The part of an RNA shown here (large-subunit ribosomal RNA, domain III) has 386 nucleotides and comes from Thiohalobacter thiocyanaticus. The full RNA is in RNAcentral, with records from Rfam.
Context: one part of a larger RNA
RNA sequence: GAGUAACGAUAAGGAGGGUGAAAAACCCUCCCGCCGAAAGCCCAAGGUUUCCUGCGCAACGCUAAUCGGCGCAGGGUGAGUCGGCCCCUAAGGUGAGGCAGAAAUGCGUAGCCGAUGGGAAUCCGGUUAAUAUUCCGGAACCGAACAAUACUGCGAUGGGGGGACGGAGAAGGCUAGGCCAGCCGGGUGUUGGAUGUCCCGGUUUAAGCAUGUAGGGAGAGGACUUAGGAAAAUCCGGGUCCUCAAUCCUGAGAUGUGAUGACGAGCUUCUAUAUGAAGCGAAGUGGUUGAUGCCAUGCUUCCAGGAAAAGCCUCUAAGCUUCAGGUAUUGUUCGACCGUACCCCAAACGGACACACGUGGGCGAGGAGAGAAUCCUAAGGCGCUU
Repeated sequence: GAGUAACGAUAAGGAGGGUGAAAAACCCUCCCGCCGAAAGCCCAAGGUUUCCUGCGCAACGCUAAUCGGCGCAGGGUGAGUCGGCCCCUAAGGUGAGGCAGAAAUGCGUAGCCGAUGGGAAUCCGGUUAAUAUUCCGGAACCGAACAAUACUGCGAUGGGGGGACGGAGAAGGCUAGGCCAGCCGGGUGUUGGAUGUCCCGGUUUAAGCAUGUAGGGAGAGGACUUAGGAAAAUCCGGGUCCUCAAUCCUGAGAUGUGAUGACGAGCUUCUAUAUGAAGCGAAGUGGUUGAUGCCAUGCUUCCAGGAAAAGCCUCUAAGCUUCAGGUAUUGUUCGACCGUACCCCAAACGGACACACGUGGGCGAGGAGAGAAUCCUAAGGCGCUU
């Protein structure tokens, strides 16, 4: 220079009360304003205690601070079903033998590893200062082992089926959600009117089990035979014949049950002050609209012709065949380990910062509207730390 520039989005603050040494900024209440396909909610990645409570204010916070993602201390993450681990494989990696190479090593078969993919099973309500599909209550489901009973050809690393898949388009059936009416509870006033076609609030309920619908797909069953499926086969494939005209598979939703339960506006009591505790508890129906969600990995169509393997079903081989094993029902037991707090379009991640930047997925209401545009609003969250 200079007490100058700046104090990081022009979404906006005001008042009263509290605490305190001190209050524009902390806490409570009222009013105002902003977002609302977000500036709300839930995950993944990443972060790694930042979460909750108490006590603090040197430093950190672009000002103050009684406040804080700051300091100190204590507390907090509960799983057969969520995710991982586990079983399976893809790209890719590795690689017994093998091939190549002076060597180091390179390539590569089988195999193994490797999810961003395939594979068993849980919902509703309640609860904490802080966790909950994990705890508690109620109602379920899956797998394995064992036992009992009934029936019985079982058996794989092998064969077959299945798993099993592209783009685009169209029509239909539903549901979530929304809205309205009805119903239930409450209110009915300081202005001219207002017991009414008035105002306010509520009207919520899952998985599972039973049923097998709208629809979609395939002919189905049996007998005989068979140079294929690297051996075998009763399985799959090929062939011949018979029977049936419907049969089988799949399939949202609805309905009943779950539920004489839970939840529920509100009311009562208690401690008298808090987002407190305990208890009681009304109505809980119908219509309309309607998805980008489900039926649907469906249907139609097109060429560029759209993973694999296991689990699963079935067939036999070796073998075992009064055993073992298999199927069904019932019962008993078991289900380990790791993650789980909190932030997650952000002051907690990547940007040296509490940085107007960047960051994948899901939910995403009302009025107007073609709409997830835009404007205004609900729930919820904020007024962006001078």